[in-house]
Context: one part of a larger RNA
RNA sequence: GAACGAACGCUGGCGGCGUGGAUAAGACAUGCAAGUCGAACGAGAUCUCUAGCUAGCUUGCUAGCAGGAGUGAAAGUGGCGGACGGGUGCGUAACACGUGAGCAACCUACCCUGGAGUGGGGGACAACUCUUCGAAAGGAGGGCUAAUACCGCAUGUAGAUCUUCGGAUCAAAGGUGGCUUCGGCUACCGCUCCUGGAUGGGCUCGCGGCCUAUCAGCUUGUUGGUGAGGUAACGGCUCACCAAGGCUAUGACGGGUAGCUGGUCUGAGAGGACGAUCAGCCUCACUGGAACUGAGACACGGUCCAGACACCUACGGGUGGCAGCAGUCGAGAAUCAUUCACAAUGGGCGAAAGCCUGAUGGUGCAACGCCGCGUGGAGGAUGACGGCCCUAGGGUUGUAAACUCCUGUCAUCUGGGAGUAAUCCUUGUUCGUUAAUAGCGUGCAAGGUUGAUAGUACCAGAAGAGGAAGCGCCGGCUAACUCCGUGCCAGCAGCCGCGGUAAUACGGAGGGCGCAAGCGUUGUUC
Numbered sequence: 001g002a003a004c005g006a007a008c009g010c011u012g013g014c015g016g017c018g019u020g021g022a023u024a025a026g027a028c029a030u031g032c033a034a035g036u037c038g039a040a041c042g043a044g045a046u047c048u049c050u051a052g053c054u055a056g057c058u059u060g061c062u063a064g065c066a067g068g069a070g071u072g073a074a075a076g077u078g079g080c081g082g083a084c085g086g087g088u089g090c091g092u093a094a095c096a097c098g099u100g101a102g103c104a105a106c107c108u109a110c111c112c113u114g115g116a117g118u119g120g121g122g123g124a125c126a127a128c129u130c131u132u133c134g135a136a137a138g139g140a141g142g143g144c145u146a147a148u149a150c151c152g153c154a155u156g157u158a159g160a161u162c163u164u165c166g167g168a169u170c171a172a173a174g175g176u177g178g179c180u181u182c183g184g185c186u187a188c189c190g191c192u193c194c195u196g197g198a199u200g201g202g203c204u205c206g207c208g209g210c211c212u213a214u215c216a217g218c219u220u221g222u223u224g225g226u227g228a229g230g231u232a233a234c235g236g237c238u239c240a241c242c243a244a245g246g247c248u249a250u251g252a253c254g255g256g257u258a259g260c261u262g263g264u265c266u267g268a269g270a271g272g273a274c275g276a277u278c279a280g281c282c283u284c285a286c287u288g289g290a291a292c293u294g295a296g297a298c299a300c301g302g303u304c305c306a307g308a309c310a311c312c313u314a315c316g317g318g319u320g321g322c323a324g325c326a327g328u329c330g331a332g333a334a335u336c337a338u339u340c341a342c343a344a345u346g347g348g349c350g351a352a353a354g355c356c357u358g359a360u361g362g363u364g365c366a367a368c369g370c371c372g373c374g375u376g377g378a379g380g381a382u383g384a385c386g387g388c389c390c391u392a393g394g395g396u397u398g399u400a401a402a403c404u405c406c407u408g409u410c411a412u413c414u415g416g417g418a419g420u421a422a423u424c425c426u427u428g429u430u431c432g433u434u435a436a437u438a439g440c441g442u443g444c445a446a447g448g449u450u451g452a453u454a455g456u457a458c459c460a461g462a463a464g465a466g467g468a469a470g471c472g473c474c475g476g477c478u479a480a481c482u483c484c485g486u487g488c489c490a491g492c493a494g495c496c497g498c499g500g501u502a503a504u505a506c507g508g509a510g511g512g513c514g515c516a517a518g519c520g521u522u523g524u525u526c
């Protein structure tokens, strides 16, 4: 000199864009953060309408009963998603990361391309109902029932797997709309088997990137083989047997520290230091362990076991996990709102409308940073007053002020006012599908409709210099000097050093210098 996720002191007008728990991976009150599908399924609360019956009377109303039509809450079965998105950096010196190869040793739901099919049956279990245990959380038993839930049978030539090449094994489910001569046909969405792709992942290897020898030897599933098991897959991954190997001064083993990278800061570069925000990968989810389900997890807001902690309890027993977004306490020099919206982008589910989304989009707070703007402009000397200095003549503050004439950025007030919107719905119509002018899909046209930000940006107008300057320094380094006070005291100080009676070095004042909504100090890096 430059830099910072900074902090502290004094000060503080506005805007744009960013950034904001670095310490205790400490503990957490409260709310929200993952649902969705009725076009898979049974059941159906509530509400509305209504041909009836009965009763009351005010004679066209009220109440009750039962039937029909519509609506479709909460819960349940089932499907898909809860493995993404979001957070953290504890652990990890490792194929964790980066880069480059590879798998003849692999998997991949949804998506895309192509091929082949979707026949005929069965028995349950929730919900519900009855009984019952418990303070609760939650159960136990009996009975009824549906499905795209579950289980056989058939087909399996197309294919897949295995194969002694003869063969053996392996599937399935319907729903919604339209037409109908009630046989069926047709469209869309699904379902099953298979090939290929895409995407995502698993595994292996070469090379690269910390400190320490005041760590020199380490290793028994250890190193290799045979066989078996296991896995999606190779492999001591696991096991039985056999052999005695394997690593190491090019640093094994041990100890310390640490998430890695793209990058960031600095520097002329070489290099050095760092790894906040953003992006990629890894890791963890109160602590330790385990598997289940599933295409995918050994699963942050799933399950089980153990532990610590906290809460409820009828003392028998239960419940919980903010390193999601806000927020609280604690520790700390120190780090924000218990905000608005799904309007946009993206994600999940759904045929769709749509629902959900603390992802995301916004607003708020903080000079924490960078950038921009303003705090007025021009004129104005008998060079006023006051202050300070003085050789008492004057000098300086100083065109500075007053005063005159202007301007109107920002802030204030008034009025107008975008863009962020693409969708979506209805009607008409083209084309495709089809037996069809239904229906469905697609394009076009017309009409209607959707904005959190926010009456915001922006534009126009009004008034008036009005509302807006501080901080540090002035001995040398280093730009900037005098007076007073103090008297080795009080104090200053980055280094050299100042202060013991004329201190440009302490304190105050006047003046000056430097930066400026900041200026200094401290810390850290180059």
Stems, first nucleotide, its partner, number of pairs: 001526004006522005013373006019366002026329003030326003035080003040077002047070004052065006087284001089282001097208007106201002111197002114194005119153001121151002128143006159170004174189006210256003217247003222244008259281004263274004286307005309320004337363001339362003345359001346357004376406004386397004410467001412462005424448006431441003470515005475496003481510005491498002

Source information:
The part of an RNA shown here (small-subunit ribosomal RNA, 5' domain) has 526 nucleotides and comes from a marine metagenome. Model confidence (mean pLDDT): 84 of 100. The full RNA is in RNAcentral, with records from SILVA.